[in-house]
This is a predicted structure of a 75-nucleotide RNA (transfer RNA) from an uncultured Candidatus Micrarchaeota archaeon. Its Rfam family is "tRNA". By type it is a transfer RNA. About the family: Transfer RNA (tRNA) molecules are approximately 80 nucleotides in length. The sequence was found in a public genome assembly.
RNA sequence: GGGCCUGUAGCUCAGCCAGGCACGAGCGCUCGACUGAUAAUCGAGAGGUCGUGGGUUCAAAUCCCACCAGGCCCA
Numbered sequence: 001g002g003g004c005c006u007g008u009a010g011c012u013c014a015g016c017c018a019g020g021c022a023c024g025a026g027c028g029c030u031c032g033a034c035u036g037a038u039a040a041u042c043g044a045g046a047g048g049u050c051g052u053g054g055g056u057u058c059a060a061a062u063c064c065c066a067c068c069a070g071g072c073c074c075a
Base pairs, nucleotide, nucleotide: 001074002073003072004071005070006069007068010027011026012025013024020058029045030044031043032042033041051067052066053065054064055063
C1' cells in the first nucleotide's frame, strides 16, 4: 500500500442481507416482595446521539461515500 471482518445499554450480544416504534435479550445496577438476616427466587424501574461526518429517501442502526478504532490475510 491492497483486501476482508467487527464497532448497538456498564459488560457480552441480537436486530442490518429484505429501510417503517431498539415497549430489544442475558448479566450487572436501583427499588420492592420473600427471610430473624443474607443468598437464591419473584416483581417493577432506570439506563441507547446504534464508532464519527456526510449523502440518498417521506422515513436510515439498516442503503451509498469518506474517515476513526480494533482484528485477520496478502504484498